[in-house]
Context: one part of a larger RNA
Order: sequence, then C1' cells, then structure tokens
RNA sequence: CUGGGCGUAAAGGGAGUGUAGGCGGGAUGGCAAGUCUGAAGUGAAAUGCCGGGGCUCAACCUCGGAGCUGCUUUGGAAACUGCCUUUCUUGAGUGAAGCAGGGGCAAGCGGAAUUCCUGGUGUAGCGGUGGAAUGCGUAGAUAUCAGGAGGAACACCGGUGGCGAAGGCGGCUUGCUGGGCUUUUACUGACGCUGAGGCUCGAAAGCGUGGGGAGCAAACAGGAUUAGAUACCCUGGUAGUCCACGCUGUAAACGAUGAUUACUAGGUGUGGGGAGAUUGACCCUUUCCGUGCCGGAGUUAACACAUUAAGUAAUCCGCCUGGGGAGUACGGUCGCAAGGCUGAAACUC
Repeated sequence: CUGGGCGUAAAGGGAGUGUAGGCGGGAUGGCAAGUCUGAAGUGAAAUGCCGGGGCUCAACCUCGGAGCUGCUUUGGAAACUGCCUUUCUUGAGUGAAGCAGGGGCAAGCGGAAUUCCUGGUGUAGCGGUGGAAUGCGUAGAUAUCAGGAGGAACACCGGUGGCGAAGGCGGCUUGCUGGGCUUUUACUGACGCUGAGGCUCGAAAGCGUGGGGAGCAAACAGGAUUAGAUACCCUGGUAGUCCACGCUGUAAACGAUGAUUACUAGGUGUGGGGAGAUUGACCCUUUCCGUGCCGGAGUUAACACAUUAAGUAAUCCGCCUGGGGAGUACGGUCGCAAGGCUGAAACUC
C1' cells in the first nucleotide's frame, strides 16, 4: 500500500456555516463520453510462460507456440452512469393557521441573605475546632431593633423536565431577534446530502485598557497538626471572580459514540402538538416531534448497545496503525504575552 478499524483496547475534528470536490428521487425522448461487443492496425527483439531440441545433466544455448491484460482507428448496442430536452411530487423549501420554550441581545425593576456605616437596647464575652490557638471585644464586640450604603447571586417552583449547533441558558417586566414542532396541502419543482481549505461561534483560567469590588478566594501572612507539613483544618487576605471593549482558542469541549437517509419485535414513564370517541376540561384510542428506563432479534472481546443502535445498508468528511522518547525538538504559522496549531527523528523496550 491492499486492508482492517475508531463507546471503554490506538483512533470522531469542540461546534456550526459553507467553497471546491464526491455522492444524489420518479417518468419520457435524444446523444453516445464512460460501459459492452465486432473488425483492422500496432503492441520490436531479448526476458517470462508452455511444448520440443543441443552441450553426459543442470545452469546455459536454441526452435516453435500462446501471450504481451495496452493504445489508435472504425462499425454497432443503449440496460446502467453521464450530458441535453420535456415532465412529475414523494425528498427539500415557501405560504397559511396554531403551539411550547432558563434560545440570544438590550433596558428597567424586585425581594431574601452576607458585609460595612449610623443610632437605640444591652454586658462580657464572641468566633473557631477533633481539641485548640491565631483573630475580634470594656475605645462596648457577639446578640437584638431601626435607618442607610454597596456589590454579587436569584431559595421555593425545579423535574433522567424545557430550549440551543456546540460552548451553554434559570427572579420579574418591556422592546428587538434566531430556531423548532403540529395541522393544512395552496405554491416552487430535486432547488438535495456531505463538505478538504475558508469563515464564524466557542466553559473556566489567563492577557490589554478603563471601571467596580459585598461575599468568596489562587498567591501571601499568621495559628494549629506533624518527625517535618512549603498541605489537608482554622483566622486573615491580594490578584481574580462582576461590567464595557478588545485578545486568547483550550477542556474528561463526554453520549469518551461525526453528519444525513432508509429499513428492522415489543413494554413502560415523561414534555409539546394534532385527530377520533365522549355531554365533557378528565379518562380512553390513535398519530407526529422530543426526552428517559426496561427488553427481543441482531451485534459485541466482554461490558454492554438495542427504532435516540454500538443492528442491517448507502453517501460524504475526520481520524488510527506497538509502548516510551513526545504532543517534545526543528521549521512554518497565529498570539501583546502565556501559549496555540502543524509535528518528527536518533535512541530504547
């Protein structure tokens, strides 16, 4: 390489959008590029293969044959692929009527709690731990009542419940805005799927500039513990956590499971719609979309998966190829930096 693989053994890109490319629904007619078939030319010799012969055999030499799977030209076929024409509606999209939602962005508002400040009551402790101490407190703390300031987060509802492509999203109101589902079958008529590059989004931490700073809290300080204790526990505490704008671009970015389509027993719960039945919101039957559990065939090394597949198939992309060295070095490229992306070898087992 041909292969064989990618939930847990090595291996699914963090996610989307989309360029080139690859692949692509039903019918009709045409063309004949691919495809199939006939003929002609060419496919040197040697080599190789098959059969025979010559050196005593063999290697070696030699004769004959097939073949040289290819290319070119030309005649034909039209099922499949391709191209063109006409056409269809089931894939896809649009319209109409409804529906659910922590989807996103911005502004405003609210209550509980912590902390701090002021004042009142009040007196000797408070706090903390396994036990203590550091710490706070007679300059009146802790506790309690009233008032005020400020920041951050939104108890209950809350749910293997909802929404989002992923990251993620949760007090209330308003404005702007994206997507989805159901019903209808009015419209377009294959407009589709995937997607190397590219572009966009992307938790936390981190970085730049300017704000903000209640609580928490890397670093740091002190008290303990201990043989030691650069920790676990305690008292403090700065970056940071918050906001605006810009950067970074990583993660156990996980379902450790790429996207799309079709098919293949069931049972049970739950979220959002529709239809039927019913006097009826309930209940019941049925159907579409989502989300869980159990389980059969089948798959699997086993565990397990099992209509939300890891089953049966198809298309396209990404990735793997023994462990260490190493996600390192070098080079390139991106970044303010931290570092990211790409990514070896010697050597060794």
Background
This is a predicted structure of a 349-nucleotide part of an RNA (small-subunit ribosomal RNA, central domain) from an uncultured bacterium.